[in-house]
RNA sequence: ACCAUGAAGAGUUUGAUCCUGGCUCAGGAUGAACGCUAGCGGCAGGCCUAACACAUGCAAGUCGAGGGGUAGCAUUGGUGCUUGCACCAGAUGACGACCGGCGCACGGGUGCGUAACGCGUAUGCAACCUGCCCCAUACUGGGGGAUAGCCUCUGGAAACGGAGAUUAAGACCCCAUGGCAUCCCUACGCGGCAUCGCGUUGGGAUUAAAGGUCACGGUAUGGGAUGGGCAUGCGUCCCAUUAGCUGGUUGGUGUGGUAACGGCACACCAAGGCGACGAUGGGUAGGGGCCCUGAGAGGGGGGUCCCCCACACUGGUACUGAGACACGGACCAGACUCCUACGGGAGGCAGCAGUGAGGAAUAUUGGACAAUGGGGGCAACCCUGAUCCAGCCAUGCCGCGUGCAGGAAGACUGCCCUAUGGGUUGUAAACUGCUUUUGUACGGGAAGAAACCCACCUACGUGUAGGUGGCUGACGGUACCGUGCGAAUAAGGACCGGCUAACUCCGUGCCAGCAGCCGCGGUAAUACGGAGGGUCCGAGCGUUAUCCGGAAUCAUUGGGUUUAAAGGGUCCGCAGGCGGGCCGCUAAGUCAGAGGUGAAAUCCCACGGCUCAACCGUGGAACUGCCUUUGAUACUGGCGGCCUUGAGUCACGGUGGGGUGGUUGGAACAUGUGGUGUAGCGGUGAAAUGCAUAGAUAUCACAUAGAACACCGAUCGCGAAGGCAGAUCACCAACCGUCGACUGACGCUGAGGGACGAAAGCGUGGGGAGCGAACAGGAUUAGAUACCCUGGUAGUCCACGCCGUAAACGAUGGUCACUAGCUGUCCGGCCCUUGGGCUGGGCGGCCAAGCGAAAGUGAUAAGUGACCCACCUGGGGAGUACGCUCGCAAGAGUGAAACUCAAAGGAAUUGACGGGGGCCCGCACAAGCGGUGGAGCAUGUGGUUUAAUUCGAUGAUACGCGAGGAACCUUACCAGGGCUUGAAUGCAGUCUGACAGCUUUAGAGAUAGAGCCUCCUUCGGGCAGAUUGCAAGGUGCUGCAUGGUUGUCGUCAGCUCGUGCCGUGAGGUGUCAGGUUAAGUCCUAUAACGAGCGCAACCCCUGCCACUAGUUGCCAGCAUGUAAAGAUGGGGACUCUAGUGGGACUGCCGGUGCAAACCGCGAGGAAGGUGGGGACGACGUCAAAUCAUCACGGCCCUUACGUCCUGGGCCACACACGUGCUACAAUGGCCGGUACAGCGAGCAGCCACUGCGCGAGCAGGAGCGAAUCUACAAAGCCGGUCACAGUUCGGAUCGCAGUCUGCAACUCGACUGCGUGAAGCUGGAAUCGCUAGUAAUCGGAUAUCAGCCAUGAUCCGGUGAAUACGUUCCCGGGCCUUGUACACACCGCCCGUCAAGCCAUGGAAGCUGGGGGUACCUGAAGUCGGUCGCCGCGAGGAGCCGCCUAGGGUAAGACCGGUAACUGGGGCUAAGUCGUAACAAGGUAGCCGUACCGGAAGGUGCGGCUGGAACACCUCCUUU
Repeated sequence: ACCAUGAAGAGUUUGAUCCUGGCUCAGGAUGAACGCUAGCGGCAGGCCUAACACAUGCAAGUCGAGGGGUAGCAUUGGUGCUUGCACCAGAUGACGACCGGCGCACGGGUGCGUAACGCGUAUGCAACCUGCCCCAUACUGGGGGAUAGCCUCUGGAAACGGAGAUUAAGACCCCAUGGCAUCCCUACGCGGCAUCGCGUUGGGAUUAAAGGUCACGGUAUGGGAUGGGCAUGCGUCCCAUUAGCUGGUUGGUGUGGUAACGGCACACCAAGGCGACGAUGGGUAGGGGCCCUGAGAGGGGGGUCCCCCACACUGGUACUGAGACACGGACCAGACUCCUACGGGAGGCAGCAGUGAGGAAUAUUGGACAAUGGGGGCAACCCUGAUCCAGCCAUGCCGCGUGCAGGAAGACUGCCCUAUGGGUUGUAAACUGCUUUUGUACGGGAAGAAACCCACCUACGUGUAGGUGGCUGACGGUACCGUGCGAAUAAGGACCGGCUAACUCCGUGCCAGCAGCCGCGGUAAUACGGAGGGUCCGAGCGUUAUCCGGAAUCAUUGGGUUUAAAGGGUCCGCAGGCGGGCCGCUAAGUCAGAGGUGAAAUCCCACGGCUCAACCGUGGAACUGCCUUUGAUACUGGCGGCCUUGAGUCACGGUGGGGUGGUUGGAACAUGUGGUGUAGCGGUGAAAUGCAUAGAUAUCACAUAGAACACCGAUCGCGAAGGCAGAUCACCAACCGUCGACUGACGCUGAGGGACGAAAGCGUGGGGAGCGAACAGGAUUAGAUACCCUGGUAGUCCACGCCGUAAACGAUGGUCACUAGCUGUCCGGCCCUUGGGCUGGGCGGCCAAGCGAAAGUGAUAAGUGACCCACCUGGGGAGUACGCUCGCAAGAGUGAAACUCAAAGGAAUUGACGGGGGCCCGCACAAGCGGUGGAGCAUGUGGUUUAAUUCGAUGAUACGCGAGGAACCUUACCAGGGCUUGAAUGCAGUCUGACAGCUUUAGAGAUAGAGCCUCCUUCGGGCAGAUUGCAAGGUGCUGCAUGGUUGUCGUCAGCUCGUGCCGUGAGGUGUCAGGUUAAGUCCUAUAACGAGCGCAACCCCUGCCACUAGUUGCCAGCAUGUAAAGAUGGGGACUCUAGUGGGACUGCCGGUGCAAACCGCGAGGAAGGUGGGGACGACGUCAAAUCAUCACGGCCCUUACGUCCUGGGCCACACACGUGCUACAAUGGCCGGUACAGCGAGCAGCCACUGCGCGAGCAGGAGCGAAUCUACAAAGCCGGUCACAGUUCGGAUCGCAGUCUGCAACUCGACUGCGUGAAGCUGGAAUCGCUAGUAAUCGGAUAUCAGCCAUGAUCCGGUGAAUACGUUCCCGGGCCUUGUACACACCGCCCGUCAAGCCAUGGAAGCUGGGGGUACCUGAAGUCGGUCGCCGCGAGGAGCCGCCUAGGGUAAGACCGGUAACUGGGGCUAAGUCGUAACAAGGUAGCCGUACCGGAAGGUGCGGCUGGAACACCUCCUUU
């Protein structure tokens, strides 16, 4: 080149990832059904269920040219005669019933049965049959007796008969003739794998016939064709929880039977036959061509059409026949239905229609023999529910149509948005033009038909063949064609969250509902329902069911098993599978050529026919198969021969805790005896139980007993595994090495099978020191059936016998070969010898490639190959139930289903968490000072109360919080009284010049009434009010719809990005490590290099200095001046004020360090290592707080949930808590004297000063809008008094009298004076703040504000400490690491009992059903056999007897179901009970096996595992 045309995925486990794995979807298909919808045609299809029952009609007849005949019809003839009837005549056409022939075994239906030579395929029959048809040969002579019909009589309701008489044939019988026929005997030849077959010769025996002129037939024989019968190889479903089956069973001999072989049947003989390559049993099922799906390999199916089989109400039986054990034949039995005169009878739609029933569901009681085909006939012709047509049904496939073009004001409506303007429906409609498939009306109008037959003609021989013409159409006046009319007659269904193509609004509010999976719905739902719009398909569209696909999810093509499901506990080994090198033979497998077959249809290709297509026709290809034959011989197999490398044997030398039996040793523990000795011992977190003055514990001596073997000892050694440890002896086995010798593939694996097999457990007998399930006691605890303690029985030990399981693990089957290295160690050998090198066999570590989802593995593979075995196929149910096997038992082995879930899992990642670890920080602890918790009061909160006690804030992060001012107001609450465009504001219009205000009346007031008073103007208007309209208003709800603001973690040091690199990926790296810091601060190292938000700095206050400026502040010097005083002139020096600068940076020194940095009562300096304080709060967390500051979406109220007013309430009070104040006193109280601030504030204000008042205050009154005026600072200091007392402490409470603010102090103000003088004497458990100008203590100022419940808040200054060893512990936090079953993230997750509801299921006394078998009894029809005295001339028959058998009955037992009192567990189910078992060391590490115990999870004992954390040590390895 050629051939080949063929292969798609997605959703769902997680916070995220990769993998494993299931579930689900997109595709195609259907004999379908259902829902909604529906114009036409063509072609096809149409009871899948009850092989349930069937009314009615039809589905198989025909031949008179076989026959006797003539019931009916017609013709003809005749008779009677009312000419139209009746009768007669087989004479003719014909023909009911009858005899006879052929057909009825085909065609048509159904799929019950059948797992079988039934079917498929390929063969065989030398073991067979075959009517009609074809070819060939020969023949067709004679005779006889019956019988139906008909007639007569007769029984019966009927069906149906009975008797007698008579009759025909191509019916029946006999005789003759025979042969190439059959059989026997005989001889010869030929052939075959065998039995045997064929041909020929002779002899014997047996059986034929029908007519008719002809046509057409008949008989015999042979052959052909067709159809059948039988046998064989191969193929043909599920269950092994069916493992053994078999009596005519297997074979032989003989006989019978059949068309024929055969154990098909029978008699006798032998004892066989089948089965793990699946017998037997059970279940299910007609098989094939083919059909659906699929890339294919496969998987599923067997409807229509074709072939085969089986069946015909159920079961049995034979008859007839060429053919049947016979769908529309017979007999018998049974069930059922019908008729009946009750004596008896009839019937079989799984033929076509049709009916009932069943069911989700499947059609007309149609036409025609015109065609094709079939039966009969010489033929005409007759019959044919086969067939051809029509009818019904969108059941499917295919085709057509429901119009086409123009038409924008992009109309109205609808729907949506809204910045009032848009978008969409939408060229859609209207409207204009055009077309006429379909429809309708009218007209025309096929093909399918050519034969048979008839007529004529031709050829040869009467017949046959051919030709020409004529006759024949159910469908049907259908297909088709023409003409007219007119957009006229014709669109729906599903869907729109993702998968998956298509989005908005409203309604609803975990309701109603949807749903294939994931999942939607709890007030803004693209997921529910409706609508608008859209998407897909379209006379259909969806749903359901089923099959294949996707599913590599049973994996031959084409999977796996360390941890996801999965390696058997280990070894031996039969069968089986697989197997080293060389040579030869063979040719089974294998390959090639050829022949036969593989029906047709189907599929594919080409061409053709219906206008196309579906559909159909013709041809080709194909049918991947089977059989036969010829050849090839590389490979596999078979046979033979040889070989040595696989395997094994011998020799020599080694090794070990290999096994079995015996002997023996010391230490320790215990017990006993004796001694010494005295009060405790023992035990624990702490105790107690227990032991002990009857002398324990301790200690010494002696004795006894059992079990286990310290040190050596190791990450070591040995063994198949389990497992094996003092020493020694004996026996047995194994392994390794070395040099040779020998055998000669003897090998590997290994289903079944066998042996071994820790611990626990069981049986029998011993033994019993210690330990120690159960048990008892003591503790712990809410409880404590546990953990801890004191005791303690089985057991642990020995012998023998069972059991047969473990996390029996390397969670890794065995064997062989191959594939880089480095390193340690054990046992050998060789070389060399201090090291060391080489080599073989083990045991380890690290790694290359590769592999792996990753973790990891990596010559001891989980790499690359080969062979064999075992095992897996989602989780739960469940290693459960049932059955079976084993076991003394415990139990072991084998091992399901219903039901249920959308996951269950593996590895790794990021977090979070841990009663894990390491490092570090913080008033976190500790050290210290002062408080709270106790009292009284203040204030807030809970609770309670109330008409209301408005609302919010609720661990930390609510509670002197929103409140930085509740008597009215505030105010949102309650009661009562009012208003409704409204209490307020804006705009527009109209009106008025009033309203307002003042006075007054009623009223609680709002409000209402009366009176008085009454605008400005530049004339545009303004102002005010009233009224109207539009906008109202709401402290009503949702802080879980929001903005904004705020709290907290937390001033913690973190949180990220770009690029690069690593990883399949989530993600990691950077950000880790070593240092350092207050700090992810900086340095070093570094697959990272940089960067951002944070930290720090930049800003403010404060501490030092300088400069500038100098009033209201200041006053050193000069001057004036006072009692004094910056009071005055003046001054800028100082203080101060307030602006600008400087100053501090680890800069310098020393030490340590690579550096960063740290250290140093260092120097200097006002200040020293961020000097002190403030503002400033990263990514984010808490659905944190606030809808009542404000804003805002949605919802709600509208003569009220709005608004006004009066009064009340927010102040209640048995209680509880938080935050505070004042105290309890002498470091104090009281009295007198006296000194010193700062921040701020002030005109409806602060108020000097004076007077009055005891005082709060009042009355005068200067100054000050303030560096100018106003304010006693207090603690302190000085002096006095009080002496420990409920006081000269403390001041609550109460009484009286006042002051002030305010419309008003009753509820409910503050303050003053006098009197009263409560609790309280330092505060339990517990708990808070603070590390320096801090705590403590002292007073002052301000905001709010008429006043004030302020002891609050926010600031200001005065006085002014103590302590920090340290990081074990508590709390919070940061980084690294570790474990995790958590991710709503430990306030997590999660287990079991119990209680409740629902569901399926196991056991179960019993009740009940089914199929099949066995034994016995009975036994119809019928074949066969026997008999036969009856009938027949005969053939033969009736009768009787026998065998067998369908069916029926009885009995026992097995198997499989249904149901069931009661009972067992299991599953599922928003909020039940008890505990806390598991996941972090889960708070006693967990788990496995076993045993015992316990409400439950579970606990404990024994042995095992790591799939245990942490720490320390040892050893080994790696890196530097």
Molecule: small-subunit ribosomal RNA
Organism: Sungkyunkwania multivorans